A computed fold for a 1373-nucleotide RNA from an uncultured bacterium, annotated as small-subunit ribosomal RNA. RNAcentral holds the sequence, with entries from ENA.
RNA sequence: AAAAUAAUUAGCCACUAAUCAAAAAAGAUUUUCCGUAGGAAAAUCCACCAUAACUCUUAACUAUUAACUCUUAACUAUUAACUCGAAUUCAACGUGAAACGUUGAAUUAGCGGCAGACGGGUGAGUAACACGUGGAUAACCUGCCCUUAGCUUUGGGAUACCUUAUGGAAACGUAAGUUAAUACCGAAUGAGCUUACACUGUGGCAUCACAGAGUGAGUAAAGAUUUAUCGGCUAAGGAGGGGUCCGCGCUCAAUUAGCUAGUUGGUGAGAUAACAGCUCACCAAGGCUGCGAUUGAUAGCCGGGAUGAGAGUCCAAUCGGCCACACUGGGACUGAGACACGGCCCAGACUCCUACGGGAGGCAGCAGUGAGGAAUAUUGCACAAUGGGCGAAAGCCUGAUGCAGCAACGCCGCGUGAAGGAUGAAGGCAUUCGUGUUGUAAACUUCUUUAAGUGGGGAUGAUUAUGACAGUACCCACAGAAUAAGCCCCGGCUAAAUACGUGCCAGCAGCCGCGGUAAUACGUAUGGGGCAAGCGUUAUCCGGAAUUACUGGGUGUAAAGGGUGAGUAGGCGGUCUUGUAAGUCUUGCGUGAAAUCCAUGGGCUCAACCCAUGAACUGCGUAAGAUACUGCGGGGCUAGAGUAUGGGAGAGGCAAGCGGAAUUCCUGGUGUAGCGGUGGAAUGCGCAGAUAUCAGGAGGAACACCGGUGGCGAAGGCGGCUUGCUGGACCAAAACUGACGCUGAGUCACGAAAGCGUGGGGAGCAAACAGGAUUAGAUACCCUGGUAGUCCACGCCGUAAACGAUGAGUGCUAGGUGUCGGGGGGAGACCCUCGGUGCCGCAGCUAACGCAAUAAGCACUCCACCUGGGGAGUACGCGCGCAAGCAUGAAACUCAAAGGAAUUGACGGGGGCCCGCACAAGCGGUGGAGCAUGUGGAUUAAUUCGAAGCAACGCGAAGAACCUUACCAAGGCUUGACAUCUCCUUGGCAGGUAUAGAGAUAUACCCUUUCUUAGGAACAAGGAUGACAGGUGGUGCAUGGUUGUCGUCAGCUCGUGUCGUGAGAUGUUGGGUUAAGUCCCGCAACGAGCGCAACCCUUGUCUUUAGUAGCCAGCACGUUAUGGUGGGCACUCUAGAGAGACUGCCGUGGAUAACACGGAGGAAGGUGGGGACGACGUCAAAUCAUCAUGCCCUUUAUGUCUUGGGCAUCACACGUGCUACAAUGGCGGCCACAGAGUGAAGCAAGCAGGCAACUGUAAGCAAAGCACAAAAAAGCCGUCUCAGUUCGGAUUGGGGUCUGCAACUCGACCCCAUGAAGUUGGAAUCGCUAGUAAUCGUGAAUCAGCAUGUCACGGUGAAUACGUUCCCGGGCC
Repeated sequence: AAAAUAAUUAGCCACUAAUCAAAAAAGAUUUUCCGUAGGAAAAUCCACCAUAACUCUUAACUAUUAACUCUUAACUAUUAACUCGAAUUCAACGUGAAACGUUGAAUUAGCGGCAGACGGGUGAGUAACACGUGGAUAACCUGCCCUUAGCUUUGGGAUACCUUAUGGAAACGUAAGUUAAUACCGAAUGAGCUUACACUGUGGCAUCACAGAGUGAGUAAAGAUUUAUCGGCUAAGGAGGGGUCCGCGCUCAAUUAGCUAGUUGGUGAGAUAACAGCUCACCAAGGCUGCGAUUGAUAGCCGGGAUGAGAGUCCAAUCGGCCACACUGGGACUGAGACACGGCCCAGACUCCUACGGGAGGCAGCAGUGAGGAAUAUUGCACAAUGGGCGAAAGCCUGAUGCAGCAACGCCGCGUGAAGGAUGAAGGCAUUCGUGUUGUAAACUUCUUUAAGUGGGGAUGAUUAUGACAGUACCCACAGAAUAAGCCCCGGCUAAAUACGUGCCAGCAGCCGCGGUAAUACGUAUGGGGCAAGCGUUAUCCGGAAUUACUGGGUGUAAAGGGUGAGUAGGCGGUCUUGUAAGUCUUGCGUGAAAUCCAUGGGCUCAACCCAUGAACUGCGUAAGAUACUGCGGGGCUAGAGUAUGGGAGAGGCAAGCGGAAUUCCUGGUGUAGCGGUGGAAUGCGCAGAUAUCAGGAGGAACACCGGUGGCGAAGGCGGCUUGCUGGACCAAAACUGACGCUGAGUCACGAAAGCGUGGGGAGCAAACAGGAUUAGAUACCCUGGUAGUCCACGCCGUAAACGAUGAGUGCUAGGUGUCGGGGGGAGACCCUCGGUGCCGCAGCUAACGCAAUAAGCACUCCACCUGGGGAGUACGCGCGCAAGCAUGAAACUCAAAGGAAUUGACGGGGGCCCGCACAAGCGGUGGAGCAUGUGGAUUAAUUCGAAGCAACGCGAAGAACCUUACCAAGGCUUGACAUCUCCUUGGCAGGUAUAGAGAUAUACCCUUUCUUAGGAACAAGGAUGACAGGUGGUGCAUGGUUGUCGUCAGCUCGUGUCGUGAGAUGUUGGGUUAAGUCCCGCAACGAGCGCAACCCUUGUCUUUAGUAGCCAGCACGUUAUGGUGGGCACUCUAGAGAGACUGCCGUGGAUAACACGGAGGAAGGUGGGGACGACGUCAAAUCAUCAUGCCCUUUAUGUCUUGGGCAUCACACGUGCUACAAUGGCGGCCACAGAGUGAAGCAAGCAGGCAACUGUAAGCAAAGCACAAAAAAGCCGUCUCAGUUCGGAUUGGGGUCUGCAACUCGACCCCAUGAAGUUGGAAUCGCUAGUAAUCGUGAAUCAGCAUGUCACGGUGAAUACGUUCCCGGGCC
C1' cells in the first nucleotide's frame, strides 16, 4: 500500500470467508551451467603394500539326478556333551613334615574416615523476593581444591567385633568377660586467633570499618610409611558454592472495599552463620488500602517455542538456569552443607508378615505390572567414551551417561527405474458415430542397479592398554527391472469434468449452498488436479481481524455522550528570567549464562543435524557530560480567570396579596317540550319543568388577546397583575488581584410526567369502572357518565424519544441574510462592535443523509460510553426505596445474520396531473322461459385429447351417421398401412366373376407391360432377410416456430459527456402543448435507436385515360314490354393515372413559440372515417394433437387393418346464443329500393306435376354476359282489440321429400294435427359516442347432406355525454 473474487442483499457501507504486507525494478545473496585463475580431490604416471579378478578344488539356493534325511551360508527355535561356568582358598618363605607363624593377595562383618545435601525424577503446592533482572551484605557461612606462614610435645581411660550365657515367632535385643585406632578425654606450647579495658592514626552515607601499640583472660593437633610421600592442627588469602536484604517487572475477578493484635513501631533480653517481632517482657497505637489492601479463582517461573511486517497474542514438551516436592501431615538429629527421594522419630491412610504379643514398606530413579484412557516404548548391552563418588594407586561403584530395541510421532534425504518406441495396438470411457481420450502410457528394443538381497573386506570414535555400539558406517563384487504407491480432491472461494445411477430419496456440506427425471455439488466409472511414504479428518494456537485499535478504531442516524450541575482526588495547564538536572539526550564501563534465532565459515556423499567465529540479546546498573522541552525551587508580568464602579434587558427562582373572562353547581324569575350527542344512533337529562334566557350567590382550577424558529434558566422547566426577598448573564470604561485556570472517577445537590405516604382541597378534565354504539368479535377507536389522580403543604421516588438522539473547555478556519439585548460613529441613509438566537452557503468532513464560526471542519485537554443479533437490561448477588421499582449486571443456549444510509422498481382504503364507453348521461341486452351450442359434474366398455380469471367455456372444430377418430369391444397382421437398402420369383398394376366370412381377408377363374446389342435393364407385384419403419405414447417446466395478453398504452433504451465511492442519476425531469417522449421553450447535457406519426390498402370530391359483357343524354330503328338494335361514351359505373387538406389564409388568445379557439373558402378542417401495422419487456401464459425437435418409453404392440359402438349418455350447475312474451305487433293481399359474393362431380332460368319439401324436363353460363336471386324491414289496403290470444312456438302423433353404400343409435327439410313454458325477468352484470347502437334481410367458407355458429355485405337509423367526486384499468411527477 493496489486491484479483484464468493457470500446477507436487488445493490452499497459495515460485517463474514478466502488471499495478503504483494508484484515489477534496483541492489545484495544463493543455486546450476559455461569460460578463466588459484587450491584440493579424482584421473594419469612411478614405487610399495593389501585384496580381488583370473586358474584349480570343494560347495549352498538353484541346478542336477531315477531318487534321497548325499552335500546347506546366514538366521531362528529346541536340545546333548564337556576341554565351558559356579563360594575359604591360593602363592611364596621358614620348618624334615604337619599344625602353626610371618608377609602378600582375595572376601565378609564390625570400629573409623569421606561420600549418601551431587547426579536422576516430578510439577502437587506456590500470585510469593518463588522467578527474572540489577544491586547490597560495613549483617554472614563455606567440606573437598589452590596459595602463604607457623606447628604436629606428652599422658589416660573406654568400646564394637569376638567368647560365654540368655529373651523373642520375627524384627531385634539383653547380661558378663576381653581388645585396637587418624574413635574418645586430659596436660603443655601460642607465631597467631578470640575477648575485656581505655588509646592513637586513616577511611566511610550512618550503625561503624581498617591498621597499630599496651595489659588481663581464653584457645590447637594424628598419625601412617616401602623414607618417594600421604595426612593432622592454627591463622591469613583465593577460587567455586550458598544464606539474607533491597529497587523494578510478573494472571483474572470490585457481583471481593475495607484488612490487621505479634498486628506497626520503640526499649531490653534471648535465639541464629547472620539482620530482623525471628521469639519473649514492657511501652506507644500504630500499619496496609481505589497507584486495588483483604478475599476468591487459576498457575511452578525464566532462557525460550508457535505465529506475526512489526507491535503483539498464545504456550511453558524435548535442551539449559532457578524453585518446590518425594505415600499424607508434623518434627528435629547428624553434618561444611539437609530439616535430607532410595536417613531417623511421631501421627494418619494403604499394602504385606505374624505364634496376635508385635513388626515391615514407600518406583514423581531405570526397565516392568495393574488401573484409567482416544493415546505414549525394552523387566536390552556396556562402563569402551564423557562425567561423578571413594581411594596414594591398581581399581571398585555409577539404569548419570554411551549405545541398541519399539512407534512414519516429527524433520531431512533417497528409491519404486532410464532412454528410445505410433499401427497412435488391445481394453476402458466418452461420442455430433466422423472420432476423441487414457497415450509414449503399454507391448517391444537398448541400458542402468540407489535402496532391499547374497558373498567378501572393514574403520574413525583410543594416548601405549581398554570398543557396548558392531562385523555397524563405509568399500568391492554378484544377479536381475527385478522386491517396493498410496491418499485426498475436481460448483464458487480453489488447481482439476464427463457419463451413468438416484429423483428433496439416498446422501453431501469449511462458508455460500447442492438433491423435487437431463445433478460438473449425492453414489459409481472414466478422465483430470494436488501432495507423496505418506494423505485426509478432528482438536488447539497465532495470522488474516485496524474485529479491543500502544503502533492503529469509534460514539447525530449503524453498538456507543452520563438527565443536569457543583466540586474532591487525579490528569492537563499563559508569559519573562534564574537555579537544579528527576524525566529526556550523548559517550564510556559493567552486566545481559550457555543453548536457541541471525550472518559467515567448516564436518557427516547432500540435507536434516552437528561444530567454530561473529553479530544480536531492543534490558538493568554505573560514571562523566548536555539543558531546548517537561518537572521541581526562587523572582517578575498581565493577554487567561476574578473583584470593584456605572448601566439597561428578561415567563430566572421563592413567598404573600389582588383581578377579570369562562365552565360547573345553588337560589329565584321568564318560558315549554324537548335537550344532548353522532358518520348515523343510542345510553343519558327533561312535564317532579330540562335545554334556552335574566338576576344573585358559591367554589376550584387555569391565565385568551399581546405572543414572535421572541426572552430567561445548568438541565428539568418558566407566561394575568402588584409588592417583598433573591440567583445568573450581558454591555461600557479599565481602578485592583496576579495564573488564582480547564476537566472531573468517587461524592453531593437538582431533576418532567406518572406513582407512594400524611393532612387538606376538588370546578373542569379524567386511568380504572359502568352503560350505549360500531364490529365476525371490539376487554379499542366514537358517545353518556365516572373514581383515583390532576391542585396545596410536607416527605419519598430518581426515571423519560430527560433529544440537538450531538459531554465540557480553549484557539483557529470564505461569505450572505433575519432577529433579541447593550455600546460607539453619522445630519440622515446607514456603518462599526460585544453577547445571544435562526436560516442559506464555501472549503473541509461524512458510508451516505447531512454538518458547516451555535461544526458532525482543523487542533489540544479531561471525563463518560461502545465492540454481531437474540437470550436481556433478564437471572443471581449486593446497595437504595414504604412499595412500585431503580442502580450495578452475567451465563447457558441459539441464529447467520441483525442494523444504517442511499438506489431502482412494485404496492398503498398517500398526494398532485392526465387519459380510456372507466364512471356519469343515454339506448339495447344478459341474469327469469323454451330451444340451440360449449363447459363442469355425474354416468359409461368408451363417453378420445387439449383450452381454465380478465386473456378457457358457438374455443382447437370453416361443419363427429361410415370415414374423420386419436376412444371402447371384437376379429386379424408382424420388416409391417408408409420410406430406403439387399436377395429371389413373376410379368404386371388396376379391373371383373364366383365361393366363405360382419368385414378385413382367403381361395379359384378371366383379363394382363415397356426398352433391348436378346445377355439383360427399367418399372411393378409377390416372397425372404435384417438394418429399420411406426407411435395423436410422456415431458410446452428441455425446445424451435406460431399465438394470446397488458396495449395502439406512450413508452423502452443506447453512445459520448457530466454528477455520484457505489447501486445509479442526468438526458427522459421542469413551464406549456398534443391522440402521442407530438411539438415549443428552458436546462450539463449533446446526439442517436426501437416505438408515435407519416409512407401502404379502403372510403368520401374532382380531373384525366379507356369504353365491353357496363351505361343511354342527344340522333335513328323496333317491341306487349325491356339499351332490344344502329350509334355514342356525355352521364352512372368500372379501373388505371393524377389533383386535393398543409393550421396554408384571416382574427383572438398564448411568451413574438408550440399550440388552442373562432372564421373564410372547400366534397372534406385540424391524425376527415375505417383497416393493415403491436417498441423493450411481463405472465416458466397457450400449443410436443398443425408442423419441427432433444431426452425418456413402446416394438407379435402404446404400431397397423377391419366391423360395430362411442365422441350425441343426463338428476343437475355455468357460459355464449336463437325465438319469444306481442298492437311501434300478428296474419292476409298489393307493391318498391341494395351491396358484396358464388357457380362445371357446379349454378340452373323457363315449362310441367305436387298443398309443400321437392320431382320431371331443360335454355343459358367457366360469368360487369347466364344462374343462384325472392332482398327484408319500409309503403298501401284489410283484419285481429289486450286474451296465455289469430301472441308464442316447444313437445308429441301421423304422413312425406332430399342427400348419401347406409339417416336405428344420430341428418336437414315439407304437410296435417298437437299447442308447453313464457304476460319483460332478484342479487348482479354486458355492449355501444354516428352512418355508431338498435333493427332488417343478403352472401360466402367448411360441405354428399347438415348453421340459431363464424366471416363478410348492404337497408332503415336514434338517444346522450353536465362533468371527472366516485368504481375499474393505464400513463407521468
Model confidence (mean pLDDT): 81 of 100. Its Rfam family is "Bacterial small subunit ribosomal RNA".